[in-house]
Context: one part of a larger RNA
RNA sequence: CUGGGCGUAAAGAGCACGUAGGCGGUUGGAUAAGUCUUCUGUGAAAGCUCCUGGCUCAACUGGGAGAGGUCAGGGGAUACUAUUCGACUUGAGGGCUGUAGAGGUAAGCGGAAUUCCCGGUGUAGCGGUGAAAUGCGUAGAUAUCGGGAGGAACACCAGCGGCGAAAGCGGCUUACUGGGCAGUGCCUGACGCUGAGGUGCGAGAGCGUGGGGAGCAAACUGGAUUAGAUACCCAGGUAGUCCACGCCCUAAACGAUGAAUACUAGAUAUAGGGGGUAUCGACCCCCCCUGUGUCGCAGCUAACGCGAUAAGUAUUCCGCCUGGGGAGUACGGCCGCAAGGCUAAAACUC
Repeated sequence: CUGGGCGUAAAGAGCACGUAGGCGGUUGGAUAAGUCUUCUGUGAAAGCUCCUGGCUCAACUGGGAGAGGUCAGGGGAUACUAUUCGACUUGAGGGCUGUAGAGGUAAGCGGAAUUCCCGGUGUAGCGGUGAAAUGCGUAGAUAUCGGGAGGAACACCAGCGGCGAAAGCGGCUUACUGGGCAGUGCCUGACGCUGAGGUGCGAGAGCGUGGGGAGCAAACUGGAUUAGAUACCCAGGUAGUCCACGCCCUAAACGAUGAAUACUAGAUAUAGGGGGUAUCGACCCCCCCUGUGUCGCAGCUAACGCGAUAAGUAUUCCGCCUGGGGAGUACGGCCGCAAGGCUAAAACUC
């Protein structure tokens, strides 16, 4: 090297775009590099296999034949691959007509609630718990009415509903903007798939600079509980949570399931679009496409389960695994302001 695997046993990169590379639809011609065939040359001796001889046998050894090659050159074949010339439309892309959506960015606006401030009414409690206390309150709290300030989040609608590559996205309006789906079958004519490196995006926490700060709340303080209580419960409370710009780059980043294509019973629910039948009127009856769920045949699976959204049947490309601990650590390198991240062993031990 030739294997076997990756939902839960070790193993799918967090997600995408894309370079090299690998792989690639239908059809005709040319070439003949791969491929197949044939001939010639060569493949020393020894060794190997077979036949046969010599030492009493054997080892050993003499003779003969054969095998042994990504080999070289010549002739031929052309199904497949390749190269090249031409054609095609089903893959892919574009046009046109419609269409759903919390897809993204920015600006503006709105109401409810919490807190705080001002004023009115009003008086002794409020708050909190398992029970309490700390705390707040006669300097007038809690409750209630009116006015104001400010920040953050958007009840109902709301749905196993929608959108997005993932992270994620939810009040309303406007501007800019990405993608999808259906119908048409008008255009291009294989322009495709995957993707080592690379590049970009990437929750939360955290970091830098400047703002902002209502509520909540690591740290911290006090009150309880307890044998103790550096906790759980209570009263406070600072970073932070929010905004702008710049970093960080991790996660049970999960469907613990890479991407793409084709094929393989059904049933049912739901979202978007279309066609048909009927009707005054269709989500309602029938059919097609796309998505999201549930059940289930065959098949698969160690089982659980998966089952057209496959973990079934196949193909292409990438990533990854190879007993447990040591260890996702040390060392080195690269990245980072730091925190740390990425890459990644060994001794030893069971």